Transfer RNA from Pseudomonas sp. Leaf58, 76 nucleotides, folded computationally. It matches the Rfam family "tRNA". By type it is a transfer RNA.
RNA sequence: GGGUGGUUAACUCAGCAGGCAGAGUAGCUGACUCUUAAUCAGCAGGUCGCGAGUUCGAUUCUCGCACCACCCACCA
Numbered sequence: 001g002g003g004u005g006g007u008u009a010a011c012u013c014a015g016c017a018g019g020c021a022g023a024g025u026a027g028c029u030g031a032c033u034c035u036u037a038a039u040c041a042g043c044a045g046g047u048c049g050c051g052a053g054u055u056c057g058a059u060u061c062u063c064g065c066a067c068c069a070c071c072c073a074c075c076a
Stems, first nucleotide, its partner, number of pairs: 001072007010025004019056001027043005049065005
């Protein structure tokens, strides 16, 4: 330099035929318990990597950029 995949909650990941963003874990509160743990209920937590385009409408489609992983090539 070329190619492929990825970037979504604190963490691990879903989601998508374009139409209100989700789960598990962690956190907080309560119930239960002599207490803790476990269990149960509830709550909170998001510029969907950044920018632009298309559209009535973009997490989703297109383009550019950044970062991560892998493959190929080049240099040494």